[in-house]
RNA sequence: GGCCCGUUGGUCAAGCGGUUAAGACAUCGCCCUUUCACGGCGGGAACAUGGGUUCGAGUCCCAUACGGGUCA
Numbered sequence: 001g002g003c004c005c006g007u008u009g010g011u012c013a014a015g016c017g018g019u020u021a022a023g024a025c026a027u028c029g030c031c032c033u034u035u036c037a038c039g040g041c042g043g044g045a046a047c048a049u050g051g052g053u054u055c056g057a058g059u060c061c062c063a064u065a066c067g068g069g070u071c072a
Stems, first nucleotide, its partner, number of pairs: 001071007010025003018055001027043005048064005
């Protein structure tokens, strides 16, 4: 340098172009408990960046950045 794959809350991780972006762990509040732990209920928190296609993009296309693989 070429090609391929990936990037979604603090972490992990779903989401075949259409509703409010699911879930787990973590965290915060309340309940339970003499207290802690466990358990129950609830809250906050995310689509790498920039363009394009489309009535509509996390999803499709292009570029860039970062990470991984592979060839030279």

Predicted 3D model of a 72-nucleotide RNA (transfer RNA) from a Gracilibacteraceae bacterium. The prediction has a mean pLDDT of 81. It was read from a public genome assembly. It matches the Rfam family "tRNA". Rfam links the family to the GO term triplet codon-amino acid adaptor activity. It is annotated as a transfer RNA. Lineage of the source: Bacteria > Bacillati > Bacillota > Eubacteriales > Gracilibacteraceae.